Molecule: c-di-GMP-I riboswitch aptamer
């Protein structure tokens, strides 16, 4: 320094479930909680994967519902990348 994480220390961050907020939804911020995390830190305009379909399309009977779309989302699905501690 790089790899590693089955120990220590100091610290962190927060799933589900409720409350209040946004949002068509997916989710999101806030509280509260503790399922979990060694990157559970940051990118979603560098790429897969997931969710979601407002708005368009398609089909319909100028209507519904149904089918396709992301320009919404998701870093707590990989993935890029940065960084504390350092027992084997």
């Nucleotide at each position: 320094c790089c790899a590693c994480g089955c120990a220590a220390a100091u610290g962190g961050c927060a799933c589900a479930a409720c409350c209040g907020g946004c949002g068509a939804a997916a989710g999101c911020c806030g509280g509260c909680g503790u399922c979990g995390c060694a990157a559970a830190g940051c990118u979603a305009g560098a790429g897969g994967g997931c969710c979601u379909a407002a708005g368009g399309g398609u089909a319909g009977a100028u209507a519904a519902a149904g089918c396709c779309u992301a320009c919404g989302g998701u870093a707590g699905c990989c993935a890029g990348u940065u960084c504390c501690c350092g027992a084997a």